[in-house]
Molecule: transfer RNA
Organism: Holosporaceae bacterium
RNA sequence: AGGGGUGUAGCUCAGUUGGUAGAGCGGCGGUCUCCAAAACCGCAGGUCAGAGGUUCGAGCCCCCUCGCCCCUGCCA
Numbered sequence: 001a002g003g004g005g006u007g008u009a010g011c012u013c014a015g016u017u018g019g020u021a022g023a024g025c026g027g028c029g030g031u032c033u034c035c036a037a038a039a040c041c042g043c044a045g046g047u048c049a050g051a052g053g054u055u056c057g058a059g060c061c062c063c064c065u066c067g068c069c070c071c072u073g074c075c076a
Base pairs, nucleotide, nucleotide: 001072002071003070004069005068006067007066010025011024012023013022019056027043028042029041030040031039049065050064052062053061
């Protein structure tokens, strides 16, 4: 330098054909218990990496940039 993958909740990840952002774990509260754990119920938590474009509407499509991973190449 070229190519590919990836970025969504604190963590690990879904998100279908573009149509109101979700699960598990974790956190908080409650039930239960002598207390705790487990179990069950509920709640909170999001600039979907950043910017622009297309569209009535973008996590999803297009362009640019950034981080991480992989492959190829160049120099030494």